[in-house]
RNA sequence: AAUAUUCUACAGCCGAAUUUCCAAAGGAAAACGGGGGAACCAUAUUGUUGCCGUCUUGAUAAGAACGGUGACUUGGGGUGAGUUCAGUACACGCGUGCGGCACCAGCCAUCGCAUACUGAUAGGGCGAUCUAUCCAGGCCCGAAUCCGACAGCUAACCUCGUAGGCUGCAUGGACAGAACUC
Numbered sequence: 001a002a003u004a005u006u007c008u009a010c011a012g013c014c015g016a017a018u019u020u021c022c023a024a025a026g027g028a029a030a031a032c033g034g035g036g037g038a039a040c041c042a043u044a045u046u047g048u049u050g051c052c053g054u055c056u057u058g059a060u061a062a063g064a065a066c067g068g069u070g071a072c073u074u075g076g077g078g079u080g081a082g083u084u085c086a087g088u089a090c091a092c093g094c095g096u097g098c099g100g101c102a103c104c105a106g107c108c109a110u111c112g113c114a115u116a117c118u119g120a121u122a123g124g125g126c127g128a129u130c131u132a133u134c135c136a137g138g139c140c141c142g143a144a145u146c147c148g149a150c151a152g153c154u155a156a157c158c159u160c161g162u163a164g165g166c167u168g169c170a171u172g173g174a175c176a177g178a179a180c181u182c
Stems, first nucleotide, its partner, number of pairs: 010168005018030005031162006041152001047072008055063002075150001076147004084120006093113003099108003123141004129178003133174004
């Protein structure tokens, strides 16, 4: 001197995820968000499995049905912008196997699903005082997760959340309102 990393301060972005108060442990309030929940309207397909009980029986066992309780996820639903389509791969996983082998059980081809990758896509985000509308342009996202057979809408009412992840001169304008400063 350069580069990278870490911490602090300030400023900003996605997001509901912020502020204030209390003898600050832990709570409370405001604010911003989510879920449940009438009438009217709309809808009406009840999965798999373990245990216990009721019933049937002379009794046990077993069994159809019913009820309770637990587990699961294929049906369904929630938060979210995060939907949908095509192609490639497919050793492993699930199903199919009407074609082939075998003749008994099965095996293989084929196809589909799941999964991975690629490319698109409904949709979503980015302007440094803030908000709304409009034009142009560039870049990015297009995930994840929860409930557990169950919830439509929904006034009253009930209830829950206040995370996490990033950036460091940051696109150029039109137009209106607000705030702040002089």
The prediction has a mean pLDDT of 78. A computed fold for a 182-nucleotide RNA, annotated as c-di-AMP riboswitch aptamer (ydaO/yuaA leader). Rfam family: c-di-AMP riboswitch aptamer (ydaO/yuaA leader). Rfam's curators write: This family represents a conserved RNA structure found upstream of the ydaO and yuaA genes in Bacillus subtilis and related genes in other bacteria. It was read from a public genome assembly, where an Rfam model found it.